This is a predicted structure of a 1509-nucleotide RNA (small-subunit ribosomal RNA) from an uncultured bacterium. The prediction has a mean pLDDT of 83. It matches the Rfam family "Bacterial small subunit ribosomal RNA". Its family is annotated with structural constituent of ribosome and ribosome in the Gene Ontology.

[in-house]
RNA sequence: AGAGUUUGAUCAUGGCUCAGGACGAACGCUGGCGGCGUGCUUUAUACAUGCAAGUCGAACGAUGAAGUUCCUUCGGGAAUGGAUUAGUGGCGAACGGGUGAGGAACACGUGAGAAACCUGCCUUUCAUUCUGGGAUAACACCGGGAAACCGGUGCUAAUACCGGAUACUCCAUCUUGGCGGCAUCGCCGAGCUGGGAAAAAAUUUUGAUGAAAGAUGGUCUCGCGGCCUAUCAGCUAGUUGGUGAGGUAAAGGCUCACCAAGGCGACGACGGGUAGCCGGCCUGAGAGGGCGACCGGCCACACUGGGACUGAGACACGGCCCAGACUCCUACGGGAGGCAGCAGUAGGGAAUAUUGGGCAAUGGGCGAAAGCCUGACCCAGCGACGCCGCGUGAGGGAUGAAGGUCUUCGGAUUGUAAACCUCUUUCAGUAGGGAAGAAGCGAAAGUGACGGUACCUAAAGAAGAAGCACCGGCUAACUAUGUGCCAGCAGCCGCGGUAAUACAUAGGGUGCAAGCGUUGUCCGGAAUUAUUGGGCGUAAAGCGUCCGCAGGUGGUCAGCCAAGUCUGCCGUCAAAUCAGGUUGCUUAACGACCUAAAGGCGGUGGAAACUGGCAGACUAGAGAGCAGUAGGGGUAGCAGGAAUUCCCAGUGUAGCGGUGAAAUGCGUAGAGAUUGGGAAGAACAUCGGUGGCGAAAGCGUGCUACUGGGCUGUAUCUGACACUCAGGGACGAAAGCUAGGGGAGCGAAAGGGAUUAGAUACCCCUGUAGUCCUAGCCGUAAACGAUGGAUACUAGGCGUGGCUUGUAUCGACCCGAGCCGUGCCGAAGCUAACGCGUUAAGUAUCCCGCCUGGGGAGUACGCACGCAAGUGUGAAACUCAAAGGAAUUGACGGGGGCCCGCACAAGCGGUGGAGUAUGUGGUUUAAUUCGAUGCAACGCGAAGAACCUUACCAAGACUUGACAUGUCGCGAACCCUGGUGAAAGCUGGGGGUGCCUUCGGGAGCGCGAACACAGGUGGUGCAUGGCUGUCGUCAGCUCGUGUCGUGAGAUGUUGGGUUAAGUCCCGCAACGAGCGCAACCCUCGUUCUGUGUUACCAGCAUUUAGUUGGGGACUCACAGGAGACUGCCGGGGUCAGCUCGGAGGAAGGUGGGGAUGACGUCAAAUCAUCAUGCCCCUUAUGUCUUGGGCUGCACGCAUGCUACAAUGGCCGGUACAAAGUGCUGCGAGAUCGUAAGAUUGAGCGAAUCACAUAAAGCCGGUCUCAGUUCGGAUUGAGGUCUGCAACUCGACCUCAUGAAGUCGGAGUUGCUAGUAAUCGUAGAUCAGCAACGCUACGGUGAAUACGUUCCCGGGGCUUGUACACACCGCCCGUCACGUCACGAAAGUCGGUAACACCCAAAGUUAGUGGCCCAACCGCAAGGGGGGAGCUACCUAAGGUGGGAUCGGUGAUUGGGACGAAGUCGUAACAAGGUAGCCGUAGGGGAACCUGCGGUUGGAUCACCUCCUU
Repeated sequence: AGAGUUUGAUCAUGGCUCAGGACGAACGCUGGCGGCGUGCUUUAUACAUGCAAGUCGAACGAUGAAGUUCCUUCGGGAAUGGAUUAGUGGCGAACGGGUGAGGAACACGUGAGAAACCUGCCUUUCAUUCUGGGAUAACACCGGGAAACCGGUGCUAAUACCGGAUACUCCAUCUUGGCGGCAUCGCCGAGCUGGGAAAAAAUUUUGAUGAAAGAUGGUCUCGCGGCCUAUCAGCUAGUUGGUGAGGUAAAGGCUCACCAAGGCGACGACGGGUAGCCGGCCUGAGAGGGCGACCGGCCACACUGGGACUGAGACACGGCCCAGACUCCUACGGGAGGCAGCAGUAGGGAAUAUUGGGCAAUGGGCGAAAGCCUGACCCAGCGACGCCGCGUGAGGGAUGAAGGUCUUCGGAUUGUAAACCUCUUUCAGUAGGGAAGAAGCGAAAGUGACGGUACCUAAAGAAGAAGCACCGGCUAACUAUGUGCCAGCAGCCGCGGUAAUACAUAGGGUGCAAGCGUUGUCCGGAAUUAUUGGGCGUAAAGCGUCCGCAGGUGGUCAGCCAAGUCUGCCGUCAAAUCAGGUUGCUUAACGACCUAAAGGCGGUGGAAACUGGCAGACUAGAGAGCAGUAGGGGUAGCAGGAAUUCCCAGUGUAGCGGUGAAAUGCGUAGAGAUUGGGAAGAACAUCGGUGGCGAAAGCGUGCUACUGGGCUGUAUCUGACACUCAGGGACGAAAGCUAGGGGAGCGAAAGGGAUUAGAUACCCCUGUAGUCCUAGCCGUAAACGAUGGAUACUAGGCGUGGCUUGUAUCGACCCGAGCCGUGCCGAAGCUAACGCGUUAAGUAUCCCGCCUGGGGAGUACGCACGCAAGUGUGAAACUCAAAGGAAUUGACGGGGGCCCGCACAAGCGGUGGAGUAUGUGGUUUAAUUCGAUGCAACGCGAAGAACCUUACCAAGACUUGACAUGUCGCGAACCCUGGUGAAAGCUGGGGGUGCCUUCGGGAGCGCGAACACAGGUGGUGCAUGGCUGUCGUCAGCUCGUGUCGUGAGAUGUUGGGUUAAGUCCCGCAACGAGCGCAACCCUCGUUCUGUGUUACCAGCAUUUAGUUGGGGACUCACAGGAGACUGCCGGGGUCAGCUCGGAGGAAGGUGGGGAUGACGUCAAAUCAUCAUGCCCCUUAUGUCUUGGGCUGCACGCAUGCUACAAUGGCCGGUACAAAGUGCUGCGAGAUCGUAAGAUUGAGCGAAUCACAUAAAGCCGGUCUCAGUUCGGAUUGAGGUCUGCAACUCGACCUCAUGAAGUCGGAGUUGCUAGUAAUCGUAGAUCAGCAACGCUACGGUGAAUACGUUCCCGGGGCUUGUACACACCGCCCGUCACGUCACGAAAGUCGGUAACACCCAAAGUUAGUGGCCCAACCGCAAGGGGGGAGCUACCUAAGGUGGGAUCGGUGAUUGGGACGAAGUCGUAACAAGGUAGCCGUAGGGGAACCUGCGGUUGGAUCACCUCCUU
């Protein structure tokens, strides 16, 4: 410090997720030791048992043990002694310890104040401690009660209680002097009156009282600070203040009486929710954010609620009283209790310890002290809960052992790891020794819980001690096997559908380590709430517009003040923590000591630039005045013409109207058309314009009246009067609502007609609300520049509206200048990009509004407004990992434009109908083997299934195998011949001894055995190679460098021309290059040269015959050249490419044809050509054999052939090819047969011989339009040939038979010239052939193309896009089913806080007839004083009541989210096929449709306007 994830890729926006640290943790697996810490976060739930606060005899009476002494009748008694103790009394119990329920508060923190206060014990100083009195507990006796406990009578003491004296710098009232201050006042004095004290022991001492001070502790008040919520906006009656009184330690409505009507609040009162606060802890660079365990400070609480008493201190955890709930005891009458002290129990919970030791230390209470008490505390125990430290060995050791795993079978790895050798002994275990902590207390002896612990020493022995998670990316670490969208994993992205580095296991590796992972929570990363440090044109986000109070901000000059600001010093912010240093435990964690620190608050001294305050001045902001001026600015009234419709009348006749085409509709009862007259309502053509005005909404005929604002000029006045604006107010299109009018046209709804699968739509005919007016409401729009307002600054250019002005001028123009408005293009700059750019989205300041992932949802609930419709405000549960912006490349469009192609058109011939052949689907079958399936499968693989082929089926057989290699044994090889059998096979008999040799043997072949292995047309073409098809012989596809862009990418390759062509030229931030195109190659066409046999024959000779002699001229063959290049001329042209025409030429613009197929697309085809990974079979999915099947047949399709005839059929005669093939072959000739063919067999391995007659054609004859002398299917009979074999299942021949068919519906196909059409010939495969197929060859030989509107396919450019699996795309809503959360709901059940009334305990205070009472006064009566009782106010709990608020639940119901394949449609994305969207209203199964107004975030075309060059 970043990373992953939206996309085909990119940038930006934006969320989600991860890597880090932490924890009072929990869970899973594992677990050696020690130190230091830490341990009920949940039920402030209930508690058994024990302990946690006592102490003092040196305050008091009493009790009186041991011991000692004396006496003794030996029973005991007396004295002394004082242990012990209940009680009176004193002090303590208000500390210490626990918990965090409550509480949003002066509770806490911090800083002040108390001139408004208290303070036991402690310290200091001063003074005093005199004299009397009456009681009472204990105790004794009596009594009550189950108990707890209580009552009566009698006795007694005190440091208990009471009176008096004395006393001061004390207190109170009053009088008064001085000083000071901070308002009330404070301090120091003086005087009168009144009031106030305790003793014990005794040598010292300790107490007590009064006063003054200190210290400590407490109380009260105030400033400031720190939670959420406005879907809580108004709250308040002791409330706010005053006077007086009471009360308190003390100010105070703290309380009461009276008076006044105040007080608080958008700077958030009141209400609701949540919460102990802080030092600090965690995190973070910091600012911040989260938390408040342990330790420390404060607060609050002590079963729940209320109350007071005592006391220095409490409204009191281990005190009291009352009420309530709960538990326990009971004799039923009544009593007892409070672990949120330490242990412990139950319960709850994911979860949290011992009913331990000791007062040795520290601290506390009491005591003079010893001492006693102390679950505070110190220790120990349990828990890896955390932090820290240590160990589980160290060195050597290669045959790189064995085993495991992987393997390309060679090896690699585990791995120096182990074994083995040498060494060490920390820790644990054993044995021996053994502390400090002890300053203390005690006369001394003595005194340590921890603890025989830490520590030290010794001996032995590697001996007793390693796991967990992960290994697809993020993120360090990879293989094998199993599994097969299953089981499972997952923090995010995502893995798993037969080769999973992602699941499970194993090996290996990585990381950490007595731990490791997971889960939860917090901070960080997150600049993802942005003060530091974000945004708002299009990503979420500018209020529809304006006015304006509070608030915030504010021009120039000088003066004063010093609040903000800056600076020096002082006080404080406890300790602990953090930081720096030193130091102690062996180290560390942990601890000790010292030091420092920022910042906060308060005080004080100074400065005066800036902000602020006060008072003063100015005019540049703002406003006013004066003079002009433009305008659809507003309101009201009056008026006008064109058009539409309707009514009346005339003319006039059959249609009108409407549409893509129609129909509904109107019309012979006279429409439409036309003429005249009349009525009514609404809107204002042309001018008209990115022109004007207005805050926006909006505003358009003319005139009049009233009225708002702007602009220009001037510089007369005011003198900062300004800007913005939460809340508030006003205006606010259309639709809609209420009431009353009005109603021509248009027109939601509705009706009808069409369209359609349907059509609740688009189109048509009608048509109601509405649209219009008046009055009122509503308050929303894509209310948009999707851009809040104000001010200042920062290049220009070109338009346009208004005013002023200069030159000029009579004037209007023209040309300039200034200001205000309104547009376009653009510097800098900004922006994610698009774009914006003086009218900013630039640079800055001020103020307001708004945003924080998508959906749920602008929904629910609540509240406000509204007549309603609804509007404003505005969540959550749940769910997803995206949603969204801009731009890029493609693809697509029922977008545009350009171009090409037998693509259409123009033609010719087919196909689709018939019969048949072949292929295929389907069906059948034991099997009908397999593959190919739109174009691009279907006369395809197959250039040839009777057996074989053959892969299929049935049956019979074989098992190292039909085939290959290796090992061993035997045998030459091999030949002949039986049995059985359908054959394969099984099982016999006989013959035979070869070749080489170094004599050992070897080569080859055969047989046998065992094992490695063979074999598979078994699976996967979606694991592959290779080959192939298709787009397409279409003209494209790319790269290097440079340039542009943040980038994906672009440029080049686009543009203007041209071409068959990205062919070439020109231009150009491109310049070059590659694969394609073209050319080079083959063939045909002309010619030349060379060579002439088997080819040829002009001339010579010879012949039936180029047969022979001869010839090379010709043809032809072979080989090699030439020729064609827009080269030449002319027209056009950018005088470039090129194009048009012409000449010459055999051929002219690529001369014809072929081969040649770029980058890529289709998971295209092929595992059955071949090769091949993996999987599968192994006496079978291998191999052999016989027979069958691949040919089966209701039927559909595809491709052919033959026809339907006279341009023909048949018969006879006759002419002219090319290219091939041939020895297991072609086979002449001859003979035989009607023929297929047979017999014989010349010649030829072929320019020599053969196949081999070419056919159409031509000549002649016949047939005469018919199912025929057309057509030949089908069938019968007889043959021929091939072959081991023609039954299933061959071809051919002869005779006979003679079917459908008379030119073919919708549709569809080939072809542009030697082409179509037509005619025959040959070849491959092949024994033969289902070939009518395929591939070649030649013969005869056309028609047509105006042209590119349309159909199809393709190429380039451009545009839109929500597509990228790319339109066979994406995607919306209802309905049906399932799951989940939420809302409403008759109700119902609870909680909380108040209010009203009733009742009212304990208790304080007040009052009090009667009653009772020791101290003092009094001779006495009585008084003073006190008490119980009673009464009154207040009041907890309880009861009743109506409301408020929150929550649970609820038949039913509503929408929402999600779900693999459901149903109906097709709304949106392209002009999405009716452009979309917003608001509103109506309608409809649904998406939606329609009306009205608005918007561009609409494509396309045309026009207008403007800009650039």
The RNAcentral record of the sequence draws on ENA.